[in-house]
Description
The part of an RNA shown here (large-subunit ribosomal RNA, domain I) has 552 nucleotides and comes from a soil metagenome. The full RNA is in RNAcentral, with records from MGnify. Its Rfam family is "Bacterial large subunit ribosomal RNA".
Context: one part of a larger RNA
RNA sequence: GGCUGUUGGUGGAUGCCUUGGCAUCGAUAGGCGAAGAAGGACGCGCAAACCUGCGAUAAGUUUCGGUGAGCUGGAAAGAAGCUUUGAACCGGAAAUUUCCGAAUGGGGGAACCCAGUGGGAGUAAUGUUCAAUUAUUACUGUCUGAAUUCAUAGGGUAGUAAAGCGAUACCUGCCGAAGUGACACAUCUCAGUAGGCAGAGGAAAAAAAAUCUAUAAGAGAUUCCCAUAGUAGCGGCGAGCGAAGUGGGAAUAGCCCAAACCAAGAAUUUCGUAUUCUUGGGGUUGUAGGGCCCAUGACAUGGUAUCAAUGAGUUUUAGCUGAAUAACCUGAAAAGGUUAGCGAGACAGGGUGAUAGCCCCGUCAACGAAAAGAUAAGAGAGCACGUUGGGUACCUGAGUAAGACCGGCCACGGGAAAUCUGGUCUGAAUCUGGGGGGACCACCCUCCAAGGCUAAAUACUCAUCGAUGACCGAUAGUGAACCAGUACCGCGAGGGAAAGGUGAAAAGAACCCCUGUUAGGGGAGUGAAAUAGAACCUGAAACCAACAGCUU
Numbered sequence: 001g002g003c004u005g006u007u008g009g010u011g012g013a014u015g016c017c018u019u020g021g022c023a024u025c026g027a028u029a030g031g032c033g034a035a036g037a038a039g040g041a042c043g044c045g046c047a048a049a050c051c052u053g054c055g056a057u058a059a060g061u062u063u064c065g066g067u068g069a070g071c072u073g074g075a076a077a078g079a080a081g082c083u084u085u086g087a088a089c090c091g092g093a094a095a096u097u098u099c100c101g102a103a104u105g106g107g108g109g110a111a112c113c114c115a116g117u118g119g120g121a122g123u124a125a126u127g128u129u130c131a132a133u134u135a136u137u138a139c140u141g142u143c144u145g146a147a148u149u150c151a152u153a154g155g156g157u158a159g160u161a162a163a164g165c166g167a168u169a170c171c172u173g174c175c176g177a178a179g180u181g182a183c184a185c186a187u188c189u190c191a192g193u194a195g196g197c198a199g200a201g202g203a204a205a206a207a208a209a210a211u212c213u214a215u216a217a218g219a220g221a222u223u224c225c226c227a228u229a230g231u232a233g234c235g236g237c238g239a240g241c242g243a244a245g246u247g248g249g250a251a252u253a254g255c256c257c258a259a260a261c262c263a264a265g266a267a268u269u270u271c272g273u274a275u276u277c278u279u280g281g282g283g284u285u286g287u288a289g290g291g292c293c294c295a296u297g298a299c300a301u302g303g304u305a306u307c308a309a310u311g312a313g314u315u316u317u318a319g320c321u322g323a324a325u326a327a328c329c330u331g332a333a334a335a336g337g338u339u340a341g342c343g344a345g346a347c348a349g350g351g352u353g354a355u356a357g358c359c360c361c362g363u364c365a366a367c368g369a370a371a372a373g374a375u376a377a378g379a380g381a382g383c384a385c386g387u388u389g390g391g392u393a394c395c396u397g398a399g400u401a402a403g404a405c406c407g408g409c410c411a412c413g414g415g416a417a418a419u420c421u422g423g424u425c426u427g428a429a430u431c432u433g434g435g436g437g438g439a440c441c442a443c444c445c446u447c448c449a450a451g452g453c454u455a456a457a458u459a460c461u462c463a464u465c466g467a468u469g470a471c472c473g474a475u476a477g478u479g480a481a482c483c484a485g486u487a488c489c490g491c492g493a494g495g496g497a498a499a500g501g502u503g504a505a506a507a508g509a510a511c512c513c514c515u516g517u518u519a520g521g522g523g524a525g526u527g528a529a530a531u532a533g534a535a536c537c538u539g540a541a542a543c544c545a546a547c548a549g550c551u552u
Stems, first nucleotide, its partner, number of pairs: 001551009015537001016501002020472002022469007029461002031165002039100003042055003046078001050074002061094006070082003105114003115134003119130003136162009170201001171199005181188001185236001211219002223250005233241002254453003257397001261281008286431001288396003291392005303383002306381002313375005319367001321365001325340005341358002343347001349361003402426007412438001433448005488495002508536001511523004
């Protein structure tokens, strides 16, 4: 020096555990904000660095309920107090709520600086101080008011509204890539995706046919799901893209204007009750409907998505009642074992010194609200709806439909390319009318554009409550089980950790000894255990020693 073994050290794997995560389901909520939000800064305690809570009334104030013996948060210690005259705690409603922040009196390098106005306190007076108020834009009303007579622009004033944040979610619109695929690449694809902007709601959007069908008949707003179907098609016919009708389900709901015509008022006025405008009535459709004229019937009934007195019931935000076991044995400890019982509308689950239906909390089944909220029957009001025949030809959405050119979107890449749609240029018809049925034409069928509203079925989850898991168990599961978006890094945008476990109970080691020692250790003591001693459960391996044997 090596090998083997033993005993230790180091180290923190493994096992067990879980306060934290992850996912899904159900319900709730789907917003907050100039009455100043979200988020912060700075403060507030007997003493107080941090977290939590709160705001100069500052770990809190008032009140109404719940609860009932303890309490002064995490935080264990001390001091001083509070509390059955009901504290603490839980819930409802209020009060207070510094400064910054949309930040809004002006400024500003956020949490700071400096003002105006009328009023209060104070002063001999000024300084000082207190609460209030003063941003901008839009709309409405009103007062004024230039060039310029009327007027208008402009200015002032009062009221109302907006702004900002939020989940990187869901929705609508506008703008809109590239990596990639095509074994390269340009049409194409990725993809109308990512991203940007604007806007809205609890959902949004869409929506009551100028819709589809197919030659035989029909369907009857929209949305979503399943099938149709990877079909028909589109496609450097490459890569790829990819319907619809229909059928089966979910959910169901239909309405209002414009116009003709009538009435009133106003303005204009060529003075023609002419034109236009406002308000009210009327009216809303395709087997056409409506107006007007003539004739004729009815006089009530139900509907409602609008408003709404009152508000039963249900429900949310505290709670409450809540069955049934003992002995012996082992043990530090009984819930284990043995013996003998009991409950069960409760043998879900958790805790308790090991594994408990009967010890504790719960669970089952019942019960409960002063206050605030949700839902909701809803009197009443409003609104809407009502016959038939004949005539008349007044109305039925125009720079529209359609066309040309160039684009976009349609599953459809210009194609035979309809339908829908943007720009430019043209530009109809008027019910004897017009659109569609995939170029186009005829016949036939079908529908009525150029105005608007509309619940449900559907999408999502920052958040609240409940439940579940062939989900994780500390290198896993969130980045974060722990004071984590912290420490730390970066000028910055931004990046971003590590770190859980004594014991049943601190009973956390009085006292003594070694020593420079608040280091470390040895006794003593606690404990079932101290090789459970705080660098604390278990304590693997690498690695390091001591000792023994063998060997060089």